[in-house]
RNA sequence: GCUCCCAUAGCUCAGUCGGUUAGAGCACCACGCUUAUAACGUGGGGGUCGUCGGUUCAAGUCCAACUGGGAGCA
Numbered sequence: 001g002c003u004c005c006c007a008u009a010g011c012u013c014a015g016u017c018g019g020u021u022a023g024a025g026c027a028c029c030a031c032g033c034u035u036a037u038a039a040c041g042u043g044g045g046g047g048u049c050g051u052c053g054g055u056u057c058a059a060g061u062c063c064a065a066c067u068g069g070g071a072g073c074a
Base pairs, nucleotide, nucleotide: 001073002072003071004070005069006068007067010026011025012024013023019057028044029043030042031041032040050066051065053063054062
């Protein structure tokens, strides 16, 4: 230098022909239970879906550029 893959909550990820609300587990907080802790149960907070443009009535999802990470080739 070229090709391909990935980027969604603090962490690991789902969301797969564009549409009805952005979600799960763990973690965190509160309460319940317990002598207490853990476990368990209930509830809660936390996201402008890497950035910036474009297409569309509508974009996490499609397109372009860029940034970061990874793999392969030279």

A computed fold for a 74-nucleotide RNA from a Candidatus Parcubacteria bacterium, annotated as transfer RNA. It matches the Rfam family "tRNA". By type it is a transfer RNA. Rfam links the family to the GO term triplet codon-amino acid adaptor activity. The sequence was found in a public genome assembly. The coordinates come from a structure-prediction model, not an experiment, and the mean pLDDT is 80.